[in-house]
RNA sequence: GCUCGGUUAGCUCAGGGGUAGAGCACCUGCUUCACACGCAGGGGGUCGCUGGUUCGAACCCAGCAUCGAGCACCA
Numbered sequence: 001g002c003u004c005g006g007u008u009a010g011c012u013c014a015g016g017g018g019u020a021g022a023g024c025a026c027c028u029g030c031u032u033c034a035c036a037c038g039c040a041g042g043g044g045g046u047c048g049c050u051g052g053u054u055c056g057a058a059c060c061c062a063g064c065a066u067c068g069a070g071c072a073c074c075a
Base pairs, nucleotide, nucleotide: 001071002070003069004068005067006066007065010024011023012022013021018055026042027041028040029039030038048064049063050062051061052060
C1' cells in the first nucleotide's frame, strides 16, 4: 500500500429501512438473624465521526477514525 471483517448499554453480543433489545452487571422491594440464591420491579445507549440517499437510516452509499485478519513491499 491492497483486500476482508468488526465498532450498538458498564461487559459480551443480537437487531440487515418504520422512533433499539437480550444475558450478565447496577439500583429498589420481597425473602433471610444476615449474606448468597431466588422472585418482582426499575435506571442506563448522540448505534465510532462527518456527509449523502430516503417520507423515514443502527441498517443502504461515500469519506474519515480505530481494532483485527490476510496479502504485497522491505534496496

This is a predicted structure of a 75-nucleotide RNA (transfer RNA) from a Verrucomicrobiales bacterium. The coordinates come from a structure-prediction model, not an experiment, and the mean pLDDT is 83. RNAcentral records the identical sequence in 2 taxa. It matches the Rfam family "tRNA". Rfam classes the family as a transfer RNA.